[in-house]
RNA sequence: GCCCAGGUAGCUCAGUCCGGGAGAGCGUCAGACUGAAGAUCUGAAUGUCCCCGGUUCGAAUCCGGGUCUGGGCA
Numbered sequence: 001g002c003c004c005a006g007g008u009a010g011c012u013c014a015g016u017c018c019g020g021g022a023g024a025g026c027g028u029c030a031g032a033c034u035g036a037a038g039a040u041c042u043g044a045a046u047g048u049c050c051c052c053g054g055u056u057c058g059a060a061u062c063c064g065g066g067u068c069u070g071g072g073c074a
Base pairs, nucleotide, nucleotide: 001073002072003071004070005069006068007067010026011025012024013023020057028044029043030042031041032040050066051065052064053063054062
């Protein structure tokens, strides 16, 4: 230098193919339960969906550029 994959909650990730409600598990906090704690149950808080621009009535999702991480080739 070229090619490929990826960036979404504190962490691990799904959702992208086929545009319309932003989600799961773990964790955190509060409550129930307990002598207390653990386990269990209920509830709550999370977020610039990496950045910029474009298309569209509408973009995490499609298009272009950039950036970072990992892998391959040279």